[in-house]
RNA sequence: CGAGUCGACCGGGCAGCCGCUGGCGGGGAUACCUCGGUGUCGUUGCUGGAGGAAAGUCCGGGCUCCACAGGACAGAGUGCCAGGUAACGCCUGGGGGGCGUGAGCCUACGGAAAGUGCAGCAGAGAGUAGACCGCCUACGGCCGUGACAGUGUUACGGCCCGGUAAGGGUGAAAGGGUGCGGUAAGAGCGCACCGCGCAGAUGGCAACAUCGUGCGGCUUGGUAAACCCCACUCGGAGCAAGGCCAAAUAGGAACCCGUUAAGCGUGGUCCGCGCGUGGGUUCGGGUAGGCUGCUCGAGGUUGCCGGUGACGGCAAUCCCAGAUGAAUGGCUGCCACCGAUCAGUGAUCGGGACAGAACCCGGCUUACGGUCGACUCGUUUC
RNA sequence: GCCCCCGUCGUCUAGAGGCCCAGGACGCCACCCUUUCAAGGUGGAAAUCGCGGGUUCGAAUCCCGCCGGGGGCACCA
Numbered sequence: 001c002g003a004g005u006c007g008a009c010c011g012g013g014c015a016g017c018c019g020c021u022g023g024c025g026g027g028g029a030u031a032c033c034u035c036g037g038u039g040u041c042g043u044u045g046c047u048g049g050a051g052g053a054a055a056g057u058c059c060g061g062g063c064u065c066c067a068c069a070g071g072a073c074a075g076a077g078u079g080c081c082a083g084g085u086a087a088c089g090c091c092u093g094g095g096g097g098g099c100g101u102g103a104g105c106c107u108a109c110g111g112a113a114a115g116u117g118c119a120g121c122a123g124a125g126a127g128u129a130g131a132c133c134g135c136c137u138a139c140g141g142c143c144g145u146g147a148c149a150g151u152g153u154u155a156c157g158g159c160c161c162g163g164u165a166a167g168g169g170u171g172a173a174a175g176g177g178u179g180c181g182g183u184a185a186g187a188g189c190g191c192a193c194c195g196c197g198c199a200g201a202u203g204g205c206a207a208c209a210u211c212g213u214g215c216g217g218c219u220u221g222g223u224a225a226a227c228c229c230c231a232c233u234c235g236g237a238g239c240a241a242g243g244c245c246a247a248a249u250a251g252g253a254a255c256c257c258g259u260u261a262a263g264c265g266u267g268g269u270c271c272g273c274g275c276g277u278g279g280g281u282u283c284g285g286g287u288a289g290g291c292u293g294c295u296c297g298a299g300g301u302u303g304c305c306g307g308u309g310a311c312g313g314c315a316a317u318c319c320c321a322g323a324u325g326a327a328u329g330g331c332u333g334c335c336a337c338c339g340a341u342c343a344g345u346g347a348u349c350g351g352g353a354c355a356g357a358a359c360c361c362g363g364c365u366u367a368c369g370g371u372c373g374a375c376u377c378g379u380u381u382c
Numbered sequence: 383g384c385c386c387c388c389g390u391c392g393u394c395u396a397g398a399g400g401c402c403c404a405g406g407a408c409g410c411c412a413c414c415c416u417u418u419c420a421a422g423g424u425g426g427a428a429a430u431c432g433c434g435g436g437u438u439c440g441a442a443u444c445c446c447g448c449c450g451g452g453g454g455c456a457c458c459a
Base pairs, nucleotide, nucleotide: 001378002377003376004375005374006373007372008371009370010369012335013334014333015332016331017330018329020049021048022047023046024045025044026043028041029040030039031038032037051354055365056364058363059362060361061360062359063238064237065236066235070271071270072269073268075234076233077232078231079230080094081093082092083091084090095109096107097106098105099104110229111228115227116226117223118222132168133167134164135163136162140160141159142158143157144156145155146154147153148152176194177193178192179191180190181189195218196216197215198214199213200211201210202209203208242292243291244290245289252283253282254281255280256279257278263275264274265273285458286457287456299318300317301316302315303314304313305312306311337351338350339349340348341347342346383455384454385453386452387451388450389449392408393407394406395405400439410426411425412424413423414422432448433447434446435445436444
């Protein structure tokens, strides 16, 4: 200098002016009134006012209602081990496997000797293996020729019956691999090494790893993001939950079910529990107003301690958006950052991404601008 | 705000691991027929299966993550 990997942090700052909105206080107007107050509307002072993703709504919780959520089946999800956590499909640490020269990264990673299914085309054969080319002709049969000898023996050649899984070929995949022996040719047929399975020992909480250990010649191939089996988890709905007040009407019509069992209580069925003297669906009608839930919370910051770490404990300190026709903004100046130009350490001009709370948290994923640090590989120079 | 569904030629659709570099209809293009047009006949083009990963020998189809579109949900009686 180039290429790359990982981690942390930030998401401009200050001042002035003009606005928007929540809270608290002062003062004013107005309505009601039990004369204590309560509500509404201006005004004024102080003070708070978006994010790392507020997003996608993909997981997990809190909270609320329905039995302080019960049983069975069905269904859904998760799936190496240990830990963290309120909980998780998240995070941390570790193991196995894979990728990369490396820093590092990825990993739905339980079971295929419980069962069922699937594998098109090609190929001889695709899961109870198989014989196309090739190799072999020992054993058995037939034929020919030669030799010996007489109705046979032997040598060679050919054919049949066969043997074979070394080699070729097909395929994503061909039923352990290499070598030596062995054989007619071959083959775990035998042996050695490697691999595999089971057992044992050692280390580790465990996943798992190691072994001049033993046994088995070797056999049980792939697919479970196919059905399935095993283990664990899961009741349903969601702040338009839920509670209170006000206003308004045709407190209506049709159909279905039921009058002591249908129905409802928002998951699919049954049971159970609760409500229950009517209930459900559709159409029609009315109001689309206010208060509450609402923001103090598994909260933030700092320090110490424990832990490899995720995280936990203790102490101090802080209060930090609550809108609903939906606020959180605009202009100017200076400074900081980046880029360009002139020029030489200044001047001028331009620029600042992704995006915006809506009950609240913990994650994941996706979008996006920059700064810093650590590390790896390559090249060149010293 | 919350919940649910869908995405395949220009349009409407078939498909549910291989027979599919995806079939059909309408439309489009060329030719035939006709004096010409329509109708009819013959042939053809036209799809990154919304996008990106993964599982599998093999993915439109199975799984995950995004993108786009559509629908529903208030209270009273």
Predicted 3D model of RNase P RNA and transfer RNA as a complex of 459 nucleotides. It holds a member of the Rfam family "Bacterial RNase P class A". By type it is a ribozyme. From the family's description: Ribonuclease P (RNase P) is a ubiquitous endoribonuclease, found in archaea, bacteria and eukarya as well as chloroplasts and mitochondria. Its best characterised activity is the generation of mature 5'-ends of tRNAs by cleaving the 5'-leader elements of precursor-tRNAs. Cellular RNase Ps are ribonucleoproteins. RNA from bacterial RNase Ps retains its catalytic activity in the absence of the protein subunit, i.e. it is a ribozyme. Rfam links the family to the GO terms ribonuclease P activity, tRNA processing and dimeric ribonuclease P complex.